The prediction has a mean pLDDT of 84. This is a predicted structure of an 84-nucleotide RNA (c-di-GMP-I riboswitch aptamer) from an uncultured Woeseiaceae bacterium. It matches the Rfam family "c-di-GMP-I riboswitch aptamer". Rfam describes the family as follows. GEMM was predicted in a large-scale screen for bacterial structured RNA regulatory elements. Gene Ontology term of the family: cyclic-di-GMP binding.
Parts: sequence; C1' cells; structure tokens
RNA sequence: ACACGAGAAGGGCAAACUCGCUGUGAAGCGGGGACGCAAAACCACCGGUCCUGGAGUUCCAGGCAGGACAGCGGGGCUACCUAC
Repeated sequence: ACACGAGAAGGGCAAACUCGCUGUGAAGCGGGGACGCAAAACCACCGGUCCUGGAGUUCCAGGCAGGACAGCGGGGCUACCUAC
C1' cells in the first nucleotide's frame, strides 16, 4: 500500500413506533426513539418493489408517462480505523 472486518479504539448512522410539517400518493424533512448497520456515505445505471396519471379493457393484468425507495439485490464512486 492492497485486502480483510475483530465481542478492538475513537467516533458515525438510525428500523419499527411516535409528534410536527410538506406531498394526491409512494414517501421526504425535523424532534423523540434504537431494530440493526463497516459504507445504513453519495449516484436511480440494471433488475426489483411501491405510488400517481390518463388512454384502453367487461374486469384485472400487461404496456405507456411521471415519480418514490441507496436500510431489496447488482453496479459506479469516495471515505475513518484496523487485530489475525
């Protein structure tokens, strides 16, 4: 230096639930709260899930358009420490 990720050190993040605000919604932001997390930092590129819309249809689904999720998986990119 690379890799690896330990009942290591110092720190970090924060699920469910809840309060407030925003949004048609999926959800987001802030306070409380910790199930967990070594990228649970960042990016919707691929797959996936979810929401909304009008058209269409007997109905549903699929497809189309626009969105949400990075704590669903893959990929990209950057980073603290580091025993064996």